[in-house]
Context: one part of a larger RNA
RNA sequence: CGUAUGAUAUUUGAAAGGACCUGACUCUAGUACGAGAGGACCGAGUCGGACAUACCUCUGGUGUAUCUGUUGUGCCGCCAGGUGCAGUGCAGAGUAGCCAUGUACGGUCGAGAUAAGCGCUGAAAGCAUCUAAGCGCGAAGCUCCCCUUAAGAUGAGAUAUCAAUGAAAGUCGUAGAAGAUUACUACGUUGAUAGGCUACAGAUGUAAGCAUGGUAACAUGUCAGUCGAGUAGUACUAAUUACUAAG
Numbered sequence: 001c002g003u004a005u006g007a008u009a010u011u012u013g014a015a016a017g018g019a020c021c022u023g024a025c026u027c028u029a030g031u032a033c034g035a036g037a038g039g040a041c042c043g044a045g046u047c048g049g050a051c052a053u054a055c056c057u058c059u060g061g062u063g064u065a066u067c068u069g070u071u072g073u074g075c076c077g078c079c080a081g082g083u084g085c086a087g088u089g090c091a092g093a094g095u096a097g098c099c100a101u102g103u104a105c106g107g108u109c110g111a112g113a114u115a116a117g118c119g120c121u122g123a124a125a126g127c128a129u130c131u132a133a134g135c136g137c138g139a140a141g142c143u144c145c146c147c148u149u150a151a152g153a154u155g156a157g158a159u160a161u162c163a164a165u166g167a168a169a170g171u172c173g174u175a176g177a178a179g180a181u182u183a184c185u186a187c188g189u190u191g192a193u194a195g196g197c198u199a200c201a202g203a204u205g206u207a208a209g210c211a212u213g214g215u216a217a218c219a220u221g222u223c224a225g226u227c228g229a230g231u232a233g234u235a236c237u238a239a240u241u242a243c244u245a246a247g
Base pairs, nucleotide, nucleotide: 001152005163006162007161008160009159010158011157015149016148017147018146021049022048023047024046025045026044027043033038051106053104054103055102059100060099061098062097066093067092068091069090070089071086072085073084074083075082076081110144111143112142117137118136119135120134169244170243171242172188173187174186175185176184193238194237195236196234197233198232199231200230202227203226204225210221211220212219213218
């Protein structure tokens, strides 16, 4: 820009893409078969491998703005307590998020038309013949069934609803499991969108100061203190006012 008013939501599906894998064991059954050795079809089940998708409850990894321990050195006048630097100084743990080696799940079943092949009926050719007319079975393959995209499918589809009594969208702001920018999604006081605060979960592991005990190291008062991303509540702070807008 088009889809001849402007929109919102839900859709149909022409077409396109993805997936399609496979093993071992048990039963049937040591049966059929076979002199024996050996040893099934068909059918029923169990457990796997690789691959794919989603997710973080569990198991773990990471987690450089979390907690703790600790070395050297500088600084805060000194002690105590902190802090800077040394690869995050080093080390031990670790929330959220992200992730796999973790968890869940998938290939199934079925239908149609067929290939090789197997047939029925059946002439040409009084017989025979699956084929010439006609009819049937038959594969991990083909078309569907499953998943995804999809009306620029210019053949531009359909349905519902709204709108000059202003629909819808945009600008701006607060943000995000969304993100390079854009886009997308949530919210903007008729408000829980983010921050703060409160509570809880979770992490670390019992803060400082003081008191008591001990010569002291240290112990106890103390599951303490501190804490990024988590969950919920709460308008304290910031989402002000407003503008454009189809004919």
RNAcentral holds the full RNA, with entries from SILVA. Predicted 3D model of a 247-nucleotide part of an RNA (large-subunit ribosomal RNA, domain VI) from a metagenome. Its Rfam family is "Bacterial large subunit ribosomal RNA".